RNA sequence: GGGACCAUGGUCCAUCGGAAGGACGCCGGUAUGGCUCGCCGGAGAAGAGGGUUCGAUUCCCUCUGGUUCCA
Repeated sequence: GGGACCAUGGUCCAUCGGAAGGACGCCGGUAUGGCUCGCCGGAGAAGAGGGUUCGAUUCCCUCUGGUUCCA
C1' cells in the first nucleotide's frame, strides 16, 4: 500500500428490512434468625456521519476502532 471480517446493555452472544431477545452481572421484592441458593419483577444496548426505502441494528458509501491475509 491492497483485500477480508468484526463493532448490539457492565460482560458474552442472538436478531440480519416492520415492537431488539437470552445468559451472567446489577437493583427491588419474596423466602431465611441471618447470608447464600431458589422464585418473581425491574433498569440498562445497535461505534459516528450520509444514502436507499413507506420503514434501516439489518442494504450501500465514507470515517473511527479492532482482528486477520497479501505485498

The prediction has a mean pLDDT of 83. The RNA shown here (transfer RNA) has 71 nucleotides and comes from a Deltaproteobacteria bacterium. Rfam family: tRNA. Rfam classes the family as a transfer RNA. The RNAcentral record of the sequence draws on ENA.